[in-house]
RNA sequence: AGGAUGAACGCUAGCUACAGGCUUAACACAUGCAAGUCGAGGGGCAGCAUGGGGGAGGUUUCGGCCACCCCCGAUGGCGACCGGCGGAUGGGUGAGUAACGCGUAUCCAACCUGCCCCAUACCCGGGGACAGCCCUUAGAAAUGAGGAUUAACCCCCGAUGCCGCCGUUGCGUCGCACGACACUGCGGUGAAAUGUGAAGGUAUGGGAUGGGGAUGCGUUCCAUUAGCUCGCAGGCGGGGUGACGGCCCACCUGGGCUACGAUGGAUAGGGGUUCUGAGAGGAAGGUCCCCCACACUGGAACUGAGACACGGUCCAGACUCCUACGGGAGGCAGCAGUGAGGAAUAUUGGUCAAUGGGCGCGAGCCUGAACCAGCCAAGUAGCGUGCGGGAAGAAUGCCCUACGGGUUGUAAACCGCUUUUGUACGGGGAUAAAAGCCGCCACGUGUGGCGGUCUGCAGGUACCGUGCGAAUAAGGACCGGCUAAUUCCGUGCCAGCAGCCGCGGUAAUACGGAAGGUCCGGGCGUUAUCCGGAUUUAUUGGGUUUAAAGGGAGCGCAGGCGGGAGCUCAAGUCAGCCGUCAAAUGGCCCUGCUCAACGGGGUCUCGCGGUUGAAACUGGGUUUCUUGGGUGCGGCGGAGGCAUGCGGAACUCGUGGUGUAGCGGUGAAAUGCAUAGAUAUCACGAAGAACCCCGAUUGCGAAGGCAGCGUGCCACUCCGUAACCGACGCUCAUGCUCGAAGGCGCGGGUAUCAAACAGGAUUAGAUACCCUGGUAGUCCGCGCAGUAAACGAUGGAUGCCCGCGCUGCGGCCCUUGAGGUUGCGGCGCCAAGCGAAAGCGUUAAGCAUCCCACCUGGGGAGUACGCCGGCAACGGUGAAACUCAAAGGAAUUGACGGGGGCCCGCACAAGCGGAGGAACAUGUGGUUUAAUUCGAUGAUACGCGAGGAACCUUACCCGGGCUUGAAAUGCGCAGGACGGCGGUCAGAGACGUCCGCUUUCUUCGGACCUGCGUGUAGGUGCUGCAUGGUUGUCGUCAGCUCGUGCCGUGAGGUGUUGGCUUAAGUGCCAUAACGAGCGCAACCCCUGUCUGCAGUUGCCAUCGGGUCAUGCCGGGCACUCUGCGGAUACUGCCGCCGCAAGGCGUGAGGAAGGUGGGGAUGACGUCAAAUCAGCACGGCCCUUACGUCCGGGGCUACACACGUGUUACAAUGGGGGGUACAGCAAGCUGGACCAGGGCGACCUGUUCCGAAUCCUGAAAUCCCCUCCCAGUUCGGACAGGAGUCUGCAACCCGACUCCUCGAAGCUGGAUUCGCUAGUAAUCGCGCAUCAGCCAUGGCGCGGUGAAUACGUUCCCGGGCCUUGUACACACCGCCCGUCAAGCCAUGAAAGCCGGGGGCGCCUGAAGUCCGUAGCCGUUGAGGCGCGGCCUAGGGCGAUACCGGUGAUUGGGGCU
Repeated sequence: AGGAUGAACGCUAGCUACAGGCUUAACACAUGCAAGUCGAGGGGCAGCAUGGGGGAGGUUUCGGCCACCCCCGAUGGCGACCGGCGGAUGGGUGAGUAACGCGUAUCCAACCUGCCCCAUACCCGGGGACAGCCCUUAGAAAUGAGGAUUAACCCCCGAUGCCGCCGUUGCGUCGCACGACACUGCGGUGAAAUGUGAAGGUAUGGGAUGGGGAUGCGUUCCAUUAGCUCGCAGGCGGGGUGACGGCCCACCUGGGCUACGAUGGAUAGGGGUUCUGAGAGGAAGGUCCCCCACACUGGAACUGAGACACGGUCCAGACUCCUACGGGAGGCAGCAGUGAGGAAUAUUGGUCAAUGGGCGCGAGCCUGAACCAGCCAAGUAGCGUGCGGGAAGAAUGCCCUACGGGUUGUAAACCGCUUUUGUACGGGGAUAAAAGCCGCCACGUGUGGCGGUCUGCAGGUACCGUGCGAAUAAGGACCGGCUAAUUCCGUGCCAGCAGCCGCGGUAAUACGGAAGGUCCGGGCGUUAUCCGGAUUUAUUGGGUUUAAAGGGAGCGCAGGCGGGAGCUCAAGUCAGCCGUCAAAUGGCCCUGCUCAACGGGGUCUCGCGGUUGAAACUGGGUUUCUUGGGUGCGGCGGAGGCAUGCGGAACUCGUGGUGUAGCGGUGAAAUGCAUAGAUAUCACGAAGAACCCCGAUUGCGAAGGCAGCGUGCCACUCCGUAACCGACGCUCAUGCUCGAAGGCGCGGGUAUCAAACAGGAUUAGAUACCCUGGUAGUCCGCGCAGUAAACGAUGGAUGCCCGCGCUGCGGCCCUUGAGGUUGCGGCGCCAAGCGAAAGCGUUAAGCAUCCCACCUGGGGAGUACGCCGGCAACGGUGAAACUCAAAGGAAUUGACGGGGGCCCGCACAAGCGGAGGAACAUGUGGUUUAAUUCGAUGAUACGCGAGGAACCUUACCCGGGCUUGAAAUGCGCAGGACGGCGGUCAGAGACGUCCGCUUUCUUCGGACCUGCGUGUAGGUGCUGCAUGGUUGUCGUCAGCUCGUGCCGUGAGGUGUUGGCUUAAGUGCCAUAACGAGCGCAACCCCUGUCUGCAGUUGCCAUCGGGUCAUGCCGGGCACUCUGCGGAUACUGCCGCCGCAAGGCGUGAGGAAGGUGGGGAUGACGUCAAAUCAGCACGGCCCUUACGUCCGGGGCUACACACGUGUUACAAUGGGGGGUACAGCAAGCUGGACCAGGGCGACCUGUUCCGAAUCCUGAAAUCCCCUCCCAGUUCGGACAGGAGUCUGCAACCCGACUCCUCGAAGCUGGAUUCGCUAGUAAUCGCGCAUCAGCCAUGGCGCGGUGAAUACGUUCCCGGGCCUUGUACACACCGCCCGUCAAGCCAUGAAAGCCGGGGGCGCCUGAAGUCCGUAGCCGUUGAGGCGCGGCCUAGGGCGAUACCGGUGAUUGGGGCU
């Protein structure tokens, strides 16, 4: 994700049927209605009507008629009254109630029952009162008071009454019994409404209905509620009741309930049923039905068949209303309705036509019960908003786009069809048929039958017909995953979303909008609540070694469970039958509303009870057995426990001796001890504590735990035996006992060690680790305490299930052997099996049974409160609010470690030379500036991009211009210009102005160019975290992977590990792996040796010629050299070591020897490393500017800081003179010789070279001279002057030359860099860029030419294996506590406030009951008064409990 609801809210809304509608304040109520009826019970007559009589009036056809007043209860009827029946039903509500209240079953031999039905019998004679009415009277009213008179189906007395009731006698039957029933005798007592009939009345019995009572079982949560109870439990006797009963009372007894949960607290009406679920369950109790309770709150009785009474009474209380202030009235939890509360729940409607109820003979009256209607999508069901065709896939629009198109979309238009609904008109009496009434008929005037007649609120509704016409009718939510459905724009950790995970920081399928899509549809979503999913409380159906979870251990009451055999009972269990399980609901079948929802009929249903059987299992009884268990007997074993005695070594202390300057202690020291003699050493003595070796993977014990030796006492396991008992067993909540260390109390003891404490060190600090001291304590006795990682993190018992090995203690076998075998213990490894895995594996964590304990996300918290224990410390029990989306286990791969092992590298070490100090050059930071353009920032930025910034470059700044633009291009229009050359003017120039010259090709379409317009352009603007490409680094480190197989639930492993070896994952061997790929190596280039071919520009041995001299010339290609191509090196040979790979060697040979040297070559990947400014490119941004042109400036600034360099500080040197030897590479806008000039940079002229031809001389070196250790003949910065060259131009801002000036600097702190051989160091030469050059830079070339490496402990980086991990952004990780700040919930707290409950005392209404000597009544029935008991309520007092609040305070959570 689903289903459900008496729902509410948001958006939306056509119709019909059926059902539903204050869940909150049992809060308060205006107004109307909701219970009356009977005149066939009665007295009566206020009002109405009829009739009669009287009076007087109008009118008249003189008959009368019309209206008015009075009288008559005569008639119909009837207000009020007496009387009867009904107001105890119906209707409402859920407060209270955890109860025999409800449900179910049974019982009443312990009961009642109006109206109704059946049966029997009877209805006789008297009497009396009170309302009403009348008179008087009180009061505002409500309501009375007094007097007189009166009827009845009102009341009373008497009579009768076999069957009634009460008491009592006898007998019989039934019953376990209390007792019941039938018959019978006696005593007492109780009826009535009229001539007849009906109806009615009375008594008795029975039925039906309704009620009352009793019992079994079931019925929420809390044990942080464990004890409760005095009418309380029972008995006897009374009272009371319809009836039983401590229901009430007197007396007696001392009981009763409770861990199977009493008492207390909280919550709650119960059931049929409803929702959910596969079921078992869980949750709920609205509508309808049954039961209960209640009627403003509390108490009480009266009447009555029935009430302790919703629309009755009395009292008390609160509230509201009236009042004349004296006193009165009221009770919507009936139907409507109002206020209030609330998220929220309707009309002050119609009718008694039907159904039902009350009264009545009946007509009928009453009925807010009921039936209807109204309002509300608030639910369920049904119907509709059209159907078919229709592609140019129309147009428009929105949206997307790769610009082709796609999508909306058969959708529309258009054509055809239909008419539910709608609207208009018309028809239409189904629900209704009785009862009733009238007439007739049958039988005893009543009942039954037939005929007739009357009765409809809804409503002119349902339904039917006809006309019209697609006409009147669609929305809501969602589209990241779960979960069906995706794109664009906007926004930019903002606004917002969100059920969970999580989205949003410039490309958001997650926010908002749009388009499209998905789901459902008269609804759709959201919220709330319940079940489900959740086997996530596990009965079905879970767990406890490490995830939460085995009690620290034992004993053991209750409880649970329990060996073999026989007989028996039938409680559990099973089966058949019977009763019940109300109706409605639910399942199935049939059926009525057009269908369905809805309704009608039939049938089925747990459970409980009864009865008849069965006997396997469990259970009860009984008999028996020995294997479980126990006892006896014979042995062994042990650090098992308690008590007591003894022993030696060592430490310390005391005394004495020897002896002298230190001792002690540590990483190093110091505190401390010591010349008053320590330490050391010897002797003697004292005291306390612990027991070396043996000693072990050992043994014993329930656990904690137990170790010198001896003795005594107590206990135990095991083995053997099979004599005895005969299931006596296992487990164990509560309980009892034991229980390390530390701690506490009292007393003792104190040698050592040693919390606290003191001192010394260490350190940033050091309340620590280290050192010197040192008190409790450590030891003993007695008592308390009761916890531990009390661990095998593994409760106990029993049985079963492959093996191997070691070991302790017994027994047996031939003790022939380190032998075999059988038990009980300890340990290691494994099969099966189990387990998430690690692992466990006959000592289970396997397979089973029984019992106990415990767990249910993390934190809060083993905390708070309460209770219990304790001297205290503290222990046991043990929450909640709040908060998080995890916490956790096992294993995997990495990374990391001040973990381990192996190995490598100029990594260290050993050396040589530098940097860091100075001056300068250059880059960077910073600062400054109009601008000092931008980028690069640990290693891996900083002489880097830049291999050339005076202008240009140039991107920056200032100023001046242009706007299709500086350059490219499409189209349209206009034009033949534009442009070029030379010049003029103004200007800084660009640009502009003016003058002269020149003006294209053509196939006549145009090309080309210019101007205008337009689409484009242009951007060194942003994003290197959108990218391509390229690059740096780890690192030239030896690694990184794949296929198949195998192992593992899986991540993954194996291969790639191991041993040896290598520069190397290089190879060899081993091997559940076998192979392969990218890397390594090799193949490529340079160099070193030889050789073949080719010889000009190279070379010159031989021959010849020539020069001052030179391969200068002829000639030659031998050599050198150049170019091309080959060869060589492979641990091949020898020796030693090694299985091999390979290693070693003054080895041989060789130019070169173990990769010969150097280069190119950079695996999978890492750093969101660098670059949008080299280039390319997505997106965004600018468009008279962020584009473009020009002049000038800036990138060159300068208190500073850093990096990289140059030159030095000097004598291994400086200066002067002489002198020898290279290679690479470039060169015509060039490179240079030579000659001349100049001190020189350089200038002028000539010549050579487009190159093995010219350039082409190198410097250090070497030789001679000089300087003599100094700021110098070192050093050359800086500065003055004079010049040269390049260039349009050297002011900002070039290089070079000459003369002069002559700064810092005398070898550089901490620290740090490079280098292992032709290397470092040192010396010069060349090239790129380039007009020139800030080049001391970069890239190359050759000359001279070292030192050192013991070694791998340490620093840095890296590789492999292994180990730990709470890390995975991977140690620059993670993370703990205090403190600061905000918020939240909570504990304590002096107190304060509130609530419900019980207790004691006082008072005490109404009222029942009891008593009564007074009063009323005709004696009566009865009543009044008075007194008493009980008691609602009230007052006072103390008490416990619960809740709220509370200055302050404690910890906790989140940020």
The RNA shown here (small-subunit ribosomal RNA) has 1455 nucleotides and comes from an uncultured rumen bacterium.